[in-house]
This is a predicted structure of a 389-nucleotide RNA (Bacterial RNase P class A) from an uncultured Bacteroidota bacterium. Its mean pLDDT, the model's own confidence on a scale to 100, is 77. Rfam family: Bacterial RNase P class A. Gene Ontology terms of the family: ribonuclease P activity, dimeric ribonuclease P complex and tRNA processing. The sequence was found by an Rfam model in a public genome assembly.

RNA sequence: GCUGCAGGCUGUGCUAUCGGGUUGCCUUUUGGCGAUCAGGAAAGUCCGGACAGCACAGGGCAACGCACCGGUGAAUAGCCGGGUCCCGCUUCAGGCGGGAACAGAUAGUGCCACAGAAAAUAACUACUCUGCUUUGCAGGGAAAAGGUGAAAACGUGAGGUAAGAGCUCACGGUCUUCCUGGGUAAUCAGGAUCACGGGUAAACCUUGCGUGCUGAAAUGCCACGUAAACCAGCGUAAAAGGACGGCCCGUUCGAAUGUGCCGGUUACAACCGGUACUGCGUUGGAGGGUGGGCAGAAGGAGGCCUUGAGCAAUCAAGGUCCCAGAUAAAUGAUAGCAGCCUCGCCUCAGGCAAGGUUACAGAAUCCGGCUUAUAAGCCUGCAGCUUUU
Repeated sequence: GCUGCAGGCUGUGCUAUCGGGUUGCCUUUUGGCGAUCAGGAAAGUCCGGACAGCACAGGGCAACGCACCGGUGAAUAGCCGGGUCCCGCUUCAGGCGGGAACAGAUAGUGCCACAGAAAAUAACUACUCUGCUUUGCAGGGAAAAGGUGAAAACGUGAGGUAAGAGCUCACGGUCUUCCUGGGUAAUCAGGAUCACGGGUAAACCUUGCGUGCUGAAAUGCCACGUAAACCAGCGUAAAAGGACGGCCCGUUCGAAUGUGCCGGUUACAACCGGUACUGCGUUGGAGGGUGGGCAGAAGGAGGCCUUGAGCAAUCAAGGUCCCAGAUAAAUGAUAGCAGCCUCGCCUCAGGCAAGGUUACAGAAUCCGGCUUAUAAGCCUGCAGCUUUU
C1' cells in the first nucleotide's frame, strides 16, 4: 500500500426564484415581513415507561415474568465493569476475540434413541474354583482385562487374592462442611474434614423476588339531533346487578317495601301467600341519531457547548437554544456553487475536463431501548498478500 472480516461515526450544505404547512407581528378586499419544517433507522410493534380512564378494602389461589456480583438508569427495558464456565486463535500457558436461557439434580417425579450383557437390582467374550459322561456341560466367585456407546460403578501405580475389588497404601480428581488470607461482592489461593456413577430443569417441578387492564379511534369538554321508544330474562330490600384482567372470600353501592282483588291470620290495623295492572332497576338483543368543533398535541426523564468526577456506563455544575404538529394528511421543484461518486488526461502532497446526486427509506401522543435494512465516506482493531523505503 492492497484485500477480507469485525466494531463505531456520518449519511448532505449554502444562495436565488417559485410553491406548501404551522406560528409571531403589521396591515387588513383574499396582502406584507420574520422564524421554522420528515430519520439513523421515522421501519418492526419486540421490551420498558410517561400520560389518560376504570377502584380506594383488602386477602388468598391461579397465571405470567426474572434468577452470578457490583454499578448506572424513570424502568420489570437496557447499558457498563468484574467473576465463573465454555468455544476459537495463538507467542503454549501468557495474551487476544466471542458466547452463556449463569438459583437448585442430596425435596420429588420423569427421560437418556440405536448399539450393548447392562444406562444402575449389570455379565456377551475372556479370568478363576468345584463336580462330571472332558477340546464340553452344570453350579459358584468377581467386575481388574476386552467389546458396544456421547457416557459403563473416580484415575494411575503397588501390595494382596483361587481370580479380583478403595480390600489396604501412595499420589491425584470431583463433591460436602469448616478455618486462614486477598477482594465491597460474586469468588480466588492455601489447609483440614467428608463422600465416591453421570447427564438433563430451553422436561414437570422446588426456592427466592416481582407483576392490574385497556390504549390517542385512550380520554375530557362543547354544539346539534333522535326514540329517556321497542323485545326478552332476572329483580324490586332475606335484593337482581355493578365496583382494576381470571376464580374464591371479604367490603361497598344498589331500584314503588305501589294500587286493586282473593285467601290465611284475629273481628279491625299490621303481617304472609297468590293474582292483575302500572312504575322503577339491571343484563342482553334489535334498532335510531351524530360522523361537527376544541383540547389531548409537543418547554421536555429535552438538545448543544465547556468544566469536573468516574476504568466505563453515566452523573453534577455553568452557559446557551426552542429545532414539524398535519387530520386525507404539508415539509417540495428548478438552477448554480460546494461536498461526495464514476470515467479520462496531466507537470500526480495535487490539478483540469465531462457526467452523476445514485442506498435503506417519509413524522401522526411522546420518550428510553432492542432487532432488521443500507449507496457512499471516515476512524479503530485483527488476519492475509505485496514491498518503494